[in-house]
């Protein structure tokens, strides 16, 4: 002194003309005052709000998913910690394996609930005999028939590894190890350790395949919805509702005149007329929803000139001097998160390279 | 502003996680007197783009980009 990450912050200040847009203020010229972001982008979560009838339940169906603390309305987010896998190093004479240490990553519930899949290769991808060994027939070619040690393939081969056993084998027996249960000690836990059982029909593997378990979670969405206002036409109805299903619940059909039944209370039929929902075409689309001093309406937040603050480049030995130029990007009901972009500059963390000491 | 969808040869579309096909277009040769139509062969793919699971992704999932569609 350079240099790439990483994590945090700022992302051009300051005066001066013209403009645009919103508020007051004036009778008017015209004055006064506000006017983009850290992400306003993306529309991925999750709220607030409004509407669906002041809504119950049960299936579906969707997100999440290791534990403890914390912070949050939540959704998300820190931080310690356990696990697992991958890399380095150590530790045994070497080689695995096993420990022990650092670092780096994990969307990390469940493959002893059931289903499904697993190319190619290989005999066989989950109801394992091709070869190969064995045992009986057989003169021999082979046949039955036993075996999962061994041998090749594969991303994965029926628990490993040593010893007994056998006609050859085989958890067929043990011993150590894996793995699964109890029990006990230890931590708040996740988990670890041990001790006794089980021969292991849980025992390849995949749940970012269906599933299962657990916790949440009604659906729409500011073009939501109210209010006012305009022009209506057609068409269809006894059923409507939380907008997926069921189930419960709860709303829901008026009036004239006319036959008819019936003792009446009504009930049934027709015609009129007016109403309600439900689709379809057409017209109007003003105000509130609307904002902590931006904020309306298809949408305003600009452009110049000067000087600084930083970058770049070319002149000069040097002093300095002269051109150039501001990154992503732009509110549209608002608020908290997540992911994405981004020229430059600052800090703080460790690394790496020069150079000097 | 809000919602919902596709992206694969040059164009329309397909493809259960296991070597990416189809038509129409091109390109050569053959048929013809020459073109067309016919017949025969061939080329041509960043599966939009980045990372993940997974033995193995166009499929699955997570993000990011174009385009299309609908709503007073």
């Nucleotide at each position: 002194a350079g240099g790439g990450a990483c994590g945090g912050c700022c992302g051009g200040g300051g005066g001066g003309u013209c403009g645009c847009u919103c508020g007051c203020c004036g009778c008017a010229a015209g004055g006064c005052g506000g006017g983009a972001g850290g992400a306003a982008c993306u529309u991925c979560c999750g709220g607030a709000c409004u509407c669906c009838g002041u809504g119950g339940a049960g299936c579906g169906c969707g997100a999440c998913g290791c534990u403890c603390g914390u912070u949050g309305a939540a959704a998300g987010g820190c931080g310690a910690g356990g696990g697992a896998a991958c890399g380095c190093g150590g530790a045994c004479c070497a080689u695995a394996u096993u420990c022990c240490g650092c670092g780096u990553u994990c969307a990390c519930g469940g493959a002893c609930a059931g289903u499904a899949c697993c190319a190619c290769a290989g005999a066989a991808a989950a109801u394992a005999a091709c070869c190969g060994c064995c045992u009986u027939c057989g003169c021999a070619a082979g046949a039955a028939g036993g075996u999962a040690a061994g041998g090749g393939u594969g991303a994965a081969a029926a628990g490993g590894u040593g010893g007994g056993g056998u006609a050859a084998g085989a958890g067929c027996c043990c011993a150590c190890c894996g793995c699964g249960g109890a029990c006990g000690c230890c931590g708040c836990g996740a988990a670890g350790c041990g001790u006794c059982c089980g021969g292991c029909a849980u025992c390849g593997g995949u749940a970012a395949a269906c599933c299962c378990c657990g916790u949440c979670g009604g659906g729409a969405g500011c073009a939501a919805g109210g209010c006012a206002g305009u022009a209506g036409g057609g068409u269809g109805g006894a059923g409507c509702g939380c907008u997926g299903c069921u189930c419960g619940c709860g709303c829901g059909a008026g009036g004239c005149c006319g036959g008819g039944c019936g003792c009446a209370a009504g009930c049934c039929c027709g015609u009129c007329c007016a109403g309600c929902c439900g689709c379809c075409c057409g017209g109007u689309g003003g105000c509130c929803g609307c904002a902590u001093c931006a904020g309306a309406g298809a949408a305003a937040u600009g452009a110049c000139c000067u000087u600084c603050c930083a970058g770049g480049c070319c002149c000069g030995c040097g002093a300095g001097g002269g051109c150039u130029g501001g990154a992503c990007a732009g509110a549209a009901u608002c608020c908290g998160g997540g992911g994405u972009a981004c020229a430059g500059g600052c800090c703080g963390c460790a690394c790496c390279u020069g150079a000097a000491a | 502003c809000g919602g919902g969808g596709a992206g694969u040869g040059g164009c329309u579309c397909a493809a259960u996680g296991g070597u990416a096909g189809a038509g129409c277009g091109c390109u050569c040769g053959c048929u013809u007197g020459g073109g067309g139509u016919g017949c025969g062969a061939g080329a041509g793919a960043u599966c939009c783009c980045g990372g993940g699971u997974c033995c193995g992704a166009u499929u699955c999932c997570c993000g990011g980009c174009u385009c299309c569609c609908c709503g007073a």
Two RNAs folded together computationally: RNase P RNA and transfer RNA, 429 nucleotides in total. It holds a member of the Rfam family "Bacterial RNase P class A". Its family is annotated with dimeric ribonuclease P complex, ribonuclease P activity and tRNA processing in the Gene Ontology. Model confidence (mean pLDDT): 77 of 100.